The RNA shown here (transfer RNA) has 72 nucleotides and comes from a Parcubacteria group bacterium.

[in-house]
């Protein structure tokens, strides 16, 4: 250098071009002799970056940064 595959919440990961989600963490609250559990609510998002396509973009298209696995 080239080819492939990733990049969304604090951590694991979903996500047919038409509201961004799930588990765990996180806070509240209930339960109790406290503490774990355990249930109930609930808070967090510039979906790597910049541009283009559409009424519309996490998705479709180009550019460039990252990380991983290959090729030489």
């Nucleotide at each position: 250098u080239c080819c492939g595959a990733g990049g969304u919440a604090g951590c694991u990961c979903a996500g047919u071009g038409g509201u961004a989600g799930a588990g765990c963490a996180g806070u509240u609250g209930a339960c109790u002799g406290u503490u774990a559990a355990u249930c109930a609510a609930u808070u967090g998002g510039u979906c790597g970056u910049g541009g283009g396509u559409u009424c519309g973009a996490g998705u479709c298209c180009c550019u460039c940064c990252c990380u991983c696995g290959g090729a030489g």

Notes:
NCBI's taxonomy places the organism under Bacteria, Bacteria candidate phyla. Its Rfam family is "tRNA". It is annotated as a transfer RNA.